[in-house]
Molecule: transfer RNA
Organism: marine sediment metagenome
RNA sequence: GGGAAUGUAGCUCAACCUGGUAGAGUGUUCGCCUCCAGAGCGAUUGAUUCAGGUUCAAAUCCUGACAUUCCCA
Numbered sequence: 001g002g003g004a005a006u007g008u009a010g011c012u013c014a015a016c017c018u019g020g021u022a023g024a025g026u027g028u029u030c031g032c033c034u035c036c037a038g039a040g041c042g043a044u045u046g047a048u049u050c051a052g053g054u055u056c057a058a059a060u061c062c063u064g065a066c067a068u069u070c071c072c073a
Stems, first nucleotide, its partner, number of pairs: 001072007010026004020056001027045001029043004049065005
């Protein structure tokens, strides 16, 4: 220098192909329970890498950029 893949909650991952309320597990915090703790139960908290475009509507489609990984040179 060329090519490919990935980027969503504190963490691990869905939803993308086929546009239509962003979800699960785990975690944080609080409560119930317990002599205490743990387990269990209930509630709470929190996210689409960035910019632009298309559309009534974009995590999803299009373009560019950024970061990480891999391949080629």